[in-house]
Context: one part of a larger RNA
RNA sequence: CGCAGGAGAUUUGAGAGGAGCUGUCCUUAGUACGAGAGGACCGGGAUGGACUGGCCGCUGGUGCACCGGUUGCGGAUCAACCGCAUAGCCGGGUAGCCAAGCCGGGACGGGAUAAACGCUGAAAGCAUCUAAGCGUGAAGCCCCCCUCAAGAUGAGAUCUCCCAUUCCGCAAGGAAGUAAGACCCCUUGAAGACUACGAGGUUGAUAGGGCGGAGGUGUAAGUGCAGCAAUGCACUGAGCUGACCGUCACUAAUCGGUCGAGGG
Numbered sequence: 001c002g003c004a005g006g007a008g009a010u011u012u013g014a015g016a017g018g019a020g021c022u023g024u025c026c027u028u029a030g031u032a033c034g035a036g037a038g039g040a041c042c043g044g045g046a047u048g049g050a051c052u053g054g055c056c057g058c059u060g061g062u063g064c065a066c067c068g069g070u071u072g073c074g075g076a077u078c079a080a081c082c083g084c085a086u087a088g089c090c091g092g093g094u095a096g097c098c099a100a101g102c103c104g105g106g107a108c109g110g111g112a113u114a115a116a117c118g119c120u121g122a123a124a125g126c127a128u129c130u131a132a133g134c135g136u137g138a139a140g141c142c143c144c145c146c147u148c149a150a151g152a153u154g155a156g157a158u159c160u161c162c163c164a165u166u167c168c169g170c171a172a173g174g175a176a177g178u179a180a181g182a183c184c185c186c187u188u189g190a191a192g193a194c195u196a197c198g199a200g201g202u203u204g205a206u207a208g209g210g211c212g213g214a215g216g217u218g219u220a221a222g223u224g225c226a227g228c229a230a231u232g233c234a235c236u237g238a239g240c241u242g243a244c245c246g247u248c249a250c251u252a253a254u255c256g257g258u259c260g261a262g263g264g
Base pairs, nucleotide, nucleotide: 001151005162006161007160008159009158010157011156015148016147017146018145021049022048023047024046025045026044027043033038051105052104053103054102055101059099060098061097062096066092067091068090069089070088071085072084073083074082075081109143110142111141116136117135118134119133163263165176166175167174168173181259182258183257184256185201186200187199188198189197206252207251208250209248210247211246212245213244215241216240217239222235223234224233225232226231
């Protein structure tokens, strides 16, 4: 820009892409078959490998704004605390992300066929699956399953919302302010390079912060007691705590601006 008014939702599916793998064991059955040795088709069930989609309850990894231990130096000194030294080094670890962890998938079924196997059947009184005609038949083909998809200009469908203003013009048409609605702007997100997409903007829980909790770390500071002291014990599962769950308008989403129909 188009989709013959302007919007907001929900869809159909022309078409395109993806997937398509396979082992072992049990059973049928030591049956059919076979002198024996051996040993099935068909059917039913279980469990794996690789590949793949999703997820984080479990097992773990990471977790540089979480907690703790500890060395040297510095902040004049003690204590406390902080800085630098690869995050100084070391031990743990929430959320998120992740695999080595967990769940799922290949199926079933239908249609037309290949090789092949047939029925009926002449040419050619017989025979013949083929010449007319009709079947059976593959991990393959087309559907079925998953994803995208109406710029599918062949521009589809359904539901809902907005209405018929003013000005110029003979008219065609043009312009303006609006409606439904949308955008700018702002607070932001398990959305994200930007954009887009989603949640919100005081008639508000969108983010921060406060409070409560979960989870993590592992018993803070201070005081007292014991000990010459290092240190230990008690108050104390204490103190601290990023992303998690909930709650509260304390802070910030203020105030505003722009676009947007007049229709066969």
Molecule: large-subunit ribosomal RNA, domain VI
Organism: uncultured Lachnospiraceae bacterium